[in-house]
Context: one part of a larger RNA
């Protein structure tokens, strides 16, 4: 100096992206135990007390034991030392929960889940392999398979079928060749000569229905209320319809450290609120919520060498010297 360790006055997070690391709690018995809840939990909540030994008694029972009570005796100190062995609480967010995942830099909020809903499939099913025989679905049969999307349960899921798409339509329009051959073209004449017009006529497309938990979509401007500001009224233009409920500087807020409340001496961080969010929003699901998380933020108790600020010793190294 370096690694792994022990210890440390006052102070106790001032350290740092961050209490990462340490440190502290840790057994077993007895008391208590809150909000909030999906009534199951939180919950080992939190919080508090016992623990040694010797002796005597006392209750339980056939024994083995096992459960209590006193009194004394030591020590700083009994779960005495090893071994083992939760730090705890408050509040958001984000996944409903257990579980999977990126062997070898990611364990997550990302997969998955039950549950939900949509579309297809009538069986020799559809949908998947394969050129094919076939093979799988399936020794199943719409309470079944297949796909897509969403993700427990709660309370709920707006307007719109104009465009895209997929369904569906015995009608029309359009469109191919085959066929058909009026009718023209050469030619003095002769046809296995060339072109050709109606007519015909499928599946698309146009056209018509529904269809948004299919893809996507969900508006401008002007003015108007006894101070101002503001717009429940109101009018014009557009449009399939113009964002309903609910949320909201948000994992979303550029401008932004918005503002205003709480917390701090002192808070770009956190929370709770306001609400033009011009780029929230309803199964690409909205919103809230009990349990749960080696998941992300902030705050607070304990705790401590992370720091103020650094020393001492130990072990083995580097590294001198002989």
């Nucleotide at each position: 100096c370096c690694a792994u360790g022990u210890u440390g006055a006052a102070g106790g997070a001032a350290c740092u992206c961050a209490a990462a690391a340490a440190a502290a709690u840790c057994a077993c018995c007895c008391c208590u135990u809150a909000a909030c809840u999906u009534c199951g939990g939180g919950a080992g909540a939190a919080g508090g007390g016992g623990u040694g030994u010797u002796u005597u008694c006392c209750c339980a029972u056939c024994c083995a034991u096992g459960g209590g009570a006193a009194a004394g005796c030591a020590g700083c100190a009994c779960a005495u030392a090893c071994u083992a062995g939760g730090g705890g609480g408050g509040u958001a967010a984000c996944g409903a929960u257990u579980g999977u995942u990126u062997a070898u830099u990611a364990a997550a909020a990302a997969c998955a889940c039950a549950g939900g809903a949509c579309u297809c499939u009538g069986c020799c099913a559809a949908g998947u392999g394969g050129u094919a025989a076939u093979a799988u679905g399936a020794u199943g049969u719409a309470u079944a398979g297949a796909g897509u999307c969403u993700g427990a349960a709660a309370c709920c899921u707006u307007c719109a079928u104009g465009g895209u798409g997929a369904u569906g339509g015995a009608a029309g329009g359009u469109u191919g060749g085959a066929a058909g051959g009026a009718g023209a073209a050469c030619u003095a004449u002769a046809g296995c000569u060339u072109c050709a017009a109606a007519u015909g006529g499928a599946a698309g497309c146009c056209c018509c229905u529904g269809u948004a938990a299919a893809c996507a979509g969900u508006g401008a401007c002007a003015a108007u209320a006894a101070c101002u500001c503001u717009a429940a009224c109101u009018g014009u233009c557009c449009u399939a319809a113009g964002g309903u409920a609910g949320u909201g500087a948000a994992u979303u807020u550029c401008c932004u450290u918005a503002u205003c409340g709480c917390a701090u001496a002192a808070g770009u961080a956190g929370u709770g609120a306001c609400a033009u969010g011009u780029a929230c929003g309803a199964a690409u699901g909205g919103u809230g919520u009990a349990c749960u998380g080696a998941c992300u933020g902030c705050c607070c108790c304990a705790c401590u060498a992370u720091c103020u600020c650094c020393a001492a010793c130990a072990u083995g190294g580097a590294c001198c010297u002989a």

Description: Large-subunit ribosomal RNA, domain IV from Taxus chinensis, 322 nucleotides, folded computationally. It matches the Rfam family "Bacterial large subunit ribosomal RNA".